A computed fold for a 145-nucleotide RNA, annotated as FMN riboswitch aptamer (RFN element). It was read from a public genome assembly, where an Rfam model found it. Model confidence (mean pLDDT): 77 of 100.
[in-house]
RNA sequence: GGAAUUCUUCGGGGCAGGGUGAUAUGCAGUGCAUAAAUUCCCGACCGACGGUAACCUGAUGCUCAGGAAGUCCGUGAACUGCGCAAGCAGCCGAUCCGGUGCAAGUCCGGAACCGACAGUACAGUCUGGAUGAGAGAAGAAAGCU
Numbered sequence: 001g002g003a004a005u006u007c008u009u010c011g012g013g014g015c016a017g018g019g020u021g022a023u024a025u026g027c028a029g030u031g032c033a034u035a036a037a038u039u040c041c042c043g044a045c046c047g048a049c050g051g052u053a054a055c056c057u058g059a060u061g062c063u064c065a066g067g068a069a070g071u072c073c074g075u076g077a078a079c080u081g082c083g084c085a086a087g088c089a090g091c092c093g094a095u096c097c098g099g100u101g102c103a104a105g106u107c108c109g110g111a112a113c114c115g116a117c118a119g120u121a122c123a124g125u126c127u128g129g130a131u132g133a134g135a136g137a138a139g140a141a142a143g144c145u
Stems, first nucleotide, its partner, number of pairs: 005141006017042003023035005044125002046115002048075004055067005070113002079090004095111005117128003
């Protein structure tokens, strides 16, 4: 200096505040009262991993390092089918406009949109599989040259 190997650790965030009342119960005769959706309505909040980067930071010398996309390209998880298993296949959501510029779906400004399965008054946010798994990230070791 570096191919491969082994091991260790890490590896997902989010309904504040209000409105309505399906339904249940009680009393009375189809009326009143109480409870009642983090799911409905207003409003609020969140954004895994790798790549890409005109911007930012540091170094100081035109290069290096780090950071920077929920909706650009991919990946993972979950779910369905096949398989003893490894795994394979399916499924897999959502962004535009303006500005600057040689160049922008990433910068600046604005306005939008999306979010598995099961449970429950219909869920991106509650509960559950999950103190799980994983894309990946960081570090260490010995051995080889």

Of the family's consensus pairs, 100% are formed in the model.